[in-house]
A computed fold for a 475-nucleotide part of an RNA from a Phycisphaerales bacterium, annotated as small-subunit ribosomal RNA, 5' domain. Lineage of the source: Bacteria > Pseudomonadati > Planctomycetota > Phycisphaerae > Phycisphaerales. The coordinates come from a structure-prediction model, not an experiment, and the mean pLDDT is 88. It was read from a public genome assembly.
Context: one part of a larger RNA
RNA sequence: GACUGAACGCUGGCGGCAUGGCUAAAACAUGCAAGUCGAACGGACCCGCAAGGGUUAGUGGCGGAAGGGUGAGUAAUAGUAUCGAAUGUACCCCGAGGUGGGGGAUAGGCACGGGAAACUGUGCGUAAUACCCCAUGAUCUCGAGAGAGCAAAGCCGCAAGGCGCCUUGGGAGCAGCGAUAUUCCUAUCAGGUAGUUGGCGGGGUAAUGGCCCACCAAGCCGAAGACGGGUAGCCGGUGUGAGAGCACGGCCGGCCACAUCGGGACUGAGACACUGCCCGGACUCCUACGGGAGGCUGCAGUAACGAAUAUUCCGCAAUGGGCGAAAGCCUGACGGAGCAAUGCCGCGUGUGGGAUGAAGCGGUUUCGCCGUGUAAACCACUGUCAGGAGAUAGAAAAGCUGAUCAUCUCCAGAGGAAGGGGCGACUAACUCUGUGCCAGCAGUCGCGGUAAUACAGAGGCCCCAAGCGUUAGUC
Repeated sequence: GACUGAACGCUGGCGGCAUGGCUAAAACAUGCAAGUCGAACGGACCCGCAAGGGUUAGUGGCGGAAGGGUGAGUAAUAGUAUCGAAUGUACCCCGAGGUGGGGGAUAGGCACGGGAAACUGUGCGUAAUACCCCAUGAUCUCGAGAGAGCAAAGCCGCAAGGCGCCUUGGGAGCAGCGAUAUUCCUAUCAGGUAGUUGGCGGGGUAAUGGCCCACCAAGCCGAAGACGGGUAGCCGGUGUGAGAGCACGGCCGGCCACAUCGGGACUGAGACACUGCCCGGACUCCUACGGGAGGCUGCAGUAACGAAUAUUCCGCAAUGGGCGAAAGCCUGACGGAGCAAUGCCGCGUGUGGGAUGAAGCGGUUUCGCCGUGUAAACCACUGUCAGGAGAUAGAAAAGCUGAUCAUCUCCAGAGGAAGGGGCGACUAACUCUGUGCCAGCAGUCGCGGUAAUACAGAGGCCCCAAGCGUUAGUC
């Protein structure tokens, strides 16, 4: 000098765009953050004379593996770069074929119970795109072959037809797996390793593999640092620097990991699943003491910690996502507004004239001058911003739709808007008074003991300016 997710002191007019719990991955009151489909299904209730319509707890389907948060762990099961083969894939796109027959349940319901509650039992009885069986069956699966095996569901519509369902081939995108290279400090860590290293056979998986297991062999890694310890999410990038480098990884994007701590599987195309399930631990809450409930590292918010970090706001209008044939519903993703000079950028705090060089203050060679200083007063003008009133073709690329913003016109009127630090040298800027090694200053050198340009006050001046300084940190 540049920079910062900064903090602190003094000061503070407006706008745009960003950013804002770096500490306790410590604990959380309250509300919201994942639903949707009645064109899969039978009921119940409501409206209706009926036809029909509406609401919906439950069954069923799709989605709750995305989106959102955080960085604890992780030094390599990760990230990045470049390759690879032994794989899967719901929804979407293209192609081929199929969609026949039958059956038994069960929730809801009705009846009767148990329990403080959470919840739950018995009987009767009901539907399906829920479940099961048979058929058909290939270019599918297994197999060298012969052969063996495997599927389906309907709904809407007057109809035409539409939406589905099953099997299979291909695609797109996505995902799982492997190899090589690379990625901080430490030798006051030198040896480490028994599923360890390899083979054979099996199990398991979508798939390779000691991933797991039986048996066999005795290997494998290591001074080019194994093993151990410390620290740490990684990258695109960011800061600085002429560069090489050094330091960093907040916001945004990609990948990874985690969801009170630890373990486990279930369902599913996909999870070992943040707002699913089970078990154990700690903690909190309810209880009729028998037993139950919970998980903000989602958005707000609370308290705690801390030098320190915001609203329990508005809206689904836009973009995107889920469901739905659609209308639409949901969406603290997102779009916006609020708070904070936290940062960057822009604008303003007037413009022109105006000397009796007013007053005040300060200085002085002292009754005269000099500085502040065209500065003020005064005269003329302008109308940015803020204030008030109204309008609109924009954000809404066919129609409709605006939470919020933008744009335009008019009114009034200089009014409402300047401070901070410094002035011994480095370093731009000097005098007076007070103080007297005191009180104090200080980044370094150093100032202060009676003439202090270095302390304190004043006048003047210098630098930056809605900021200016200080502290901390990086280069």